[in-house]
């Protein structure tokens, strides 16, 4: 130089044959429950999905270009 795979909540991932407010566990915070602490039940914050075009009524998702990260071949 070439190719291939990955990026989405704090942190591990899922969603990727386009479609309705973007999701789960962990965690973080508030209540119940206990004498009290873990456990255990309920709720709630937190992401405009790496970045910029594009194609579509509609894009996390399809395309192209960069970024960074991992991995093959030379």
């Nucleotide at each position: 130089g070439c190719c291939c795979c990955c990026a989405u909540a704090g942190c591990u991932c899922a969603g990727c044959u386009g479609g309705a407010u973007a999701g789960a566990g962990c965690g973080u915070c508030c209540c119940c429950c206990u004498c009290c602490u873990a456990a255990g039940g309920g709720g709630a914050a937190g992401g405009c999905c790496c970045c910029a075009g594009g194609u579509u009524c509609g894009a996390a998702u399809c395309c192209u270009g960069g970024u960074g990260g991992g991995g093959g071949c030379g």

Description:
Predicted 3D model of a 74-nucleotide RNA (transfer RNA) from Billgrantia endophytica. The sequence was found in a public genome assembly. The source organism's lineage runs through Bacteria, Pseudomonadati, Gammaproteobacteria, Oceanospirillales and Billgrantia. Rfam family: tRNA. Gene Ontology term of the family: triplet codon-amino acid adaptor activity.